Record summary:
The RNA shown here (transfer RNA) has 76 nucleotides and comes from a Candidatus Altimarinota bacterium. Rfam family: tRNA. About the family: Transfer RNA (tRNA) molecules are approximately 80 nucleotides in length. The prediction has a mean pLDDT of 80. The same sequence occurs in records of 2 taxa.
[in-house]
RNA sequence: GGGCGAUUAGCUCAGUUGGUAGAGCGUCCGCUUGACUUGCGGAAGGCCAGUGGUUCGAACCCACUAUCGCCCACCA
Numbered sequence: 001g002g003g004c005g006a007u008u009a010g011c012u013c014a015g016u017u018g019g020u021a022g023a024g025c026g027u028c029c030g031c032u033u034g035a036c037u038u039g040c041g042g043a044a045g046g047c048c049a050g051u052g053g054u055u056c057g058a059a060c061c062c063a064c065u066a067u068c069g070c071c072c073a074c075c076a
Base pairs, nucleotide, nucleotide: 001072002071003070004069005068006067007066010025011024012023013022019056027043028042029041030040031039049065050064051063052062053061
């Protein structure tokens, strides 16, 4: 320098053809228990890495940028 992939909740990850975002774990509350654990019920928590564009409408399509990873090339 070239190519590919990833970036979504505190963590790990879904989101299948564009239509106002979910799970598990964790946290908090309640029930259960003498208490804890387990179990059951409920809640909070993210505008989807950033900017711009396309569209009636974008996490999803396009361009650029940033970070991380892999492969190739070059130099020594």